[in-house]
RNA sequence: GAGAAAUAAGGGCAAAUCUACUGAAAGGUAGAGACGCAAAGCUACAGGUCUAAGGCAGAUAACGCUAUGAUGGCUGGGUUGCAAAA
Repeated sequence: GAGAAAUAAGGGCAAAUCUACUGAAAGGUAGAGACGCAAAGCUACAGGUCUAAGGCAGAUAACGCUAUGAUGGCUGGGUUGCAAAA
C1' cells in the first nucleotide's frame, strides 16, 4: 500500500399515524413523527404487487378484463457513493 472480517465516531434516510395540498384511484409532495435501513441513493430493465380514469365487455347499471398510472421501504439486475479508529 491492497484485500477480507469485525467495530468506533461524525452524520444520513424515515414506516405506521396525524395535518395540508395534489390525483379518477393506487399513490405522490410538504410539515409533524420514528418502525426500521449500510445503499431505505438513483434507475420501472425482468418478475411481483396495488389501482382502473380511459378502453373492452355488459343493458346505459352492477360485476368483470385491461397500464399507457403507481410501487426502488417486494425481489433480482444496472449505476453512483461517505466513514472505517485501536
c-di-GMP-I riboswitch aptamer, 86 nucleotides, folded computationally. The prediction has a mean pLDDT of 82. The sequence was found by an Rfam model in a public genome assembly.